[in-house]
RNA sequence: GGCCGAUUGACGCAGUUGGAAGCGUGCCUGUCUUACAAACAGGAUGCCGCUGGUUCGAGCCCAGCAUCGGCCA
Numbered sequence: 001g002g003c004c005g006a007u008u009g010a011c012g013c014a015g016u017u018g019g020a021a022g023c024g025u026g027c028c029u030g031u032c033u034u035a036c037a038a039a040c041a042g043g044a045u046g047c048c049g050c051u052g053g054u055u056c057g058a059g060c061c062c063a064g065c066a067u068c069g070g071c072c073a
Stems, first nucleotide, its partner, number of pairs: 001072007010025004019056001027043005049065005
């Protein structure tokens, strides 16, 4: 330098052919317990890596950039 993959809450990951974001763990509160854990109930946390574009509408499509990983040279 070229090609491919990944980037979504604190962490690990889903998200179908574009209609607007969910699961698990963790965190907070409550019940239970002498207490802790477990269990049960409830709650908070995302402008989806960045910048543009297409569209009535973008996590999803297009372009560029950034970071990480792999392959080739």